[in-house]
RNA sequence: GGGGAUGUAGCCCAAUGGCAGAGGCGCAACACUUAGGAUGUUGAGGUUAACGGUUCGAAUCCGUUCAUCCCCA
Numbered sequence: 001g002g003g004g005a006u007g008u009a010g011c012c013c014a015a016u017g018g019c020a021g022a023g024g025c026g027c028a029a030c031a032c033u034u035a036g037g038a039u040g041u042u043g044a045g046g047u048u049a050a051c052g053g054u055u056c057g058a059a060u061c062c063g064u065u066c067a068u069c070c071c072c073a
Stems, first nucleotide, its partner, number of pairs: 001072007010025003018056001027043005049065005
């Protein structure tokens, strides 16, 4: 330099172009306990990498850019 894949919460991971972006771990509060752990209940946490486009409607389709990884040279 050329080609390809991936990008969603602190971490992991879903979502057929259309219902409030689901769930697990973690975190907080409460219950339980002498206390902790485990368990249960509840809760907080999201500019879906960035910008633009298509569409009545975009995490999803298209373009550019960025980051990471793989292949070729």

Background:
The RNA shown here (transfer RNA) has 73 nucleotides and comes from uncultured Flavobacterium sp. The coordinates come from a structure-prediction model, not an experiment, and the mean pLDDT is 81. The sequence is in RNAcentral, with records from MGnify. Taxonomically the source falls in Flavobacterium (Bacteria, Pseudomonadati, Flavobacteriia, Flavobacteriaceae). It matches the Rfam family "tRNA". Rfam links the family to the GO term triplet codon-amino acid adaptor activity.